[in-house]
Context: one part of a larger RNA
RNA sequence: UGACGGGGGCCCGCACAAGCAGCGGAGCGUGUGGUUUAAUUCGAUGCAACACGAAGAACCUUACCUGGGUUUGACAUGCACAUAGUAGGGAACCGAAAGGGGACCGACUCUUCGGAGAGUGUGCACAGGUGCUGCAUGGCUGUCGUCAACUCGUGCCGUGAGGUGUUAGGUUAAGUCCUGCAACGAGCGCAACCCCCGUUGCCAGUUAUACUUUUCUGGCGAGACUGCCGGUAUAUAACCGGAGGAAGGUGGGGAUGAUGUCAAGUCAGCAUGGCCUUUAUAUCCAGGGCUACACACACGCUACAAUGGUCGGUACGGAGGGCAGCAAAGUCGUGAGACGGAGCGAAUCCUUAAAGCCGGUCUCAGUUCAGAUUGCAGGCUGCAACCCGCCUGCAUGAAGUUGGAGUUGCUAGUAACCGCAGGUCAGCCAUACUGCGGUGAAUACGUUCCCGGGCCU
Numbered sequence: 001u002g003a004c005g006g007g008g009g010c011c012c013g014c015a016c017a018a019g020c021a022g023c024g025g026a027g028c029g030u031g032u033g034g035u036u037u038a039a040u041u042c043g044a045u046g047c048a049a050c051a052c053g054a055a056g057a058a059c060c061u062u063a064c065c066u067g068g069g070u071u072u073g074a075c076a077u078g079c080a081c082a083u084a085g086u087a088g089g090g091a092a093c094c095g096a097a098a099g100g101g102g103a104c105c106g107a108c109u110c111u112u113c114g115g116a117g118a119g120u121g122u123g124c125a126c127a128g129g130u131g132c133u134g135c136a137u138g139g140c141u142g143u144c145g146u147c148a149a150c151u152c153g154u155g156c157c158g159u160g161a162g163g164u165g166u167u168a169g170g171u172u173a174a175g176u177c178c179u180g181c182a183a184c185g186a187g188c189g190c191a192a193c194c195c196c197c198g199u200u201g202c203c204a205g206u207u208a209u210a211c212u213u214u215u216c217u218g219g220c221g222a223g224a225c226u227g228c229c230g231g232u233a234u235a236u237a238a239c240c241g242g243a244g245g246a247a248g249g250u251g252g253g254g255a256u257g258a259u260g261u262c263a264a265g266u267c268a269g270c271a272u273g274g275c276c277u278u279u280a281u282a283u284c285c286a287g288g289g290c291u292a293c294a295c296a297c298a299c300g301c302u303a304c305a306a307u308g309g310u311c312g313g314u315a316c317g318g319a320g321g322g323c324a325g326c327a328a329a330g331u332c333g334u335g336a337g338a339c340g341g342a343g344c345g346a347a348u349c350c351u352u353a354a355a356g357c358c359g360g361u362c363u364c365a366g367u368u369c370a371g372a373u374u375g376c377a378g379g380c381u382g383c384a385a386c387c388c389g390c391c392u393g394c395a396u397g398a399a400g401u402u403g404g405a406g407u408u409g410c411u412a413g414u415a416a417c418c419g420c421a422g423g424u425c426a427g428c429c430a431u432a433c434u435g436c437g438g439u440g441a442a443u444a445c446g447u448u449c450c451c452g453g454g455c456c457u
Base pairs, nucleotide, nucleotide: 007457008456009455010454011453012452013451015447016446019410020409021408022407023406026302027301028300029299030298031297032296033295034293035292042053043052064288065287066286067285068284069283070282073126077125078124079123080122081121082120083119088105089104093100094099108117109116110115128277129276131275132274133273137271138270139266140265141264142262144260150187151186152185153184154183155164156163157162168179169178170177194254195253196252197251199222200221201220202219203218204217205216208213225248228242229241230240231239232238304403308362309361310360311359312358313357314356321350322349325344326343330339331338332337369400374395375394376393377392378391379390380389416439417438418437419436420435421434422433
């Protein structure tokens, strides 16, 4: 000077408390550990690994295993030599394919007609490596933490390390601002400048329409600044209440992440030093594996029912995506779906939200709850659904009657409940993720305690 203390003082945060809904018990989905395996590729491991890289493993992907091939190579550049029946295409045949094989067909550009180029072959340099090291690195990222901190110049103090400023009294979300002070200033952070939402005016376009109003889009503005009033305070900073207002004290949300910490993570996104490999740790192909299964954990989905299940009728969104695409009407099918192809490169078409509301039924049961599992029959995608896809119909009808110790999220259009869309994507194991709207609460006395953090001592 820091860090730490089951030392002290002050303060903050869904940290506790007050509440609401969960998880932990069941079934299933996914990830991980472990075990197994020829292989179950690799990485991530307290918070800050475990629906994480992966915004999508049947083949491919794919890095793993088994087997079969190739060796200047799947890919790049250079040099030397060769090159018209050359480059290229390629039947029979072997084969799982890769690959081998080679009947037959058969070229191009420039040219001074000598040749040169392209391509190909042989050879040499070299290529290649998801091989190792994230403790050699760049770049990027997580985390403390959107916490309010971290520093510098000059001056002053101290032998010096250092201190001061940055402490103190108030105040703030804030090292925010005010006052005081051997300090005076400044920088990176805070705030503001940026984007979205809410109000309104004008202009232009657009949409719908009762044709002069509305929706939306774009642009330019207005508006909120503790500006006004009252109180508290020290005369300031500020705090409390009020008015007006669409909005009130940072209006709500986002982007934005200081100095640094963890030799944190990543050599498998990319780049890169060193080391290793070079008929193999390279590369091509087929099949398998990444999907295994006594078990343990993590994140979720569905339930255990009557605030419900089921049947019929009926209403209201927003945001997105669409041409190798989205696809309507109509017809067929119980259905998944098939045929069909209007319309749409999209404010025009795809395009009917579901909880909700109205009525019927069930009457507290392992049930008309719940839907796992299994059998049969089908549909779709795709060379191909055995390992290992999704969906439909009929049948089957498991556990489960609200969950121990413990533990998570959330303070308002939030939690909870409800559906919709998108990316990835042929299809999909999406219950994930990212968004969107619909319905819409309870509670906060307070800071003693648990956890994390800030300042002083």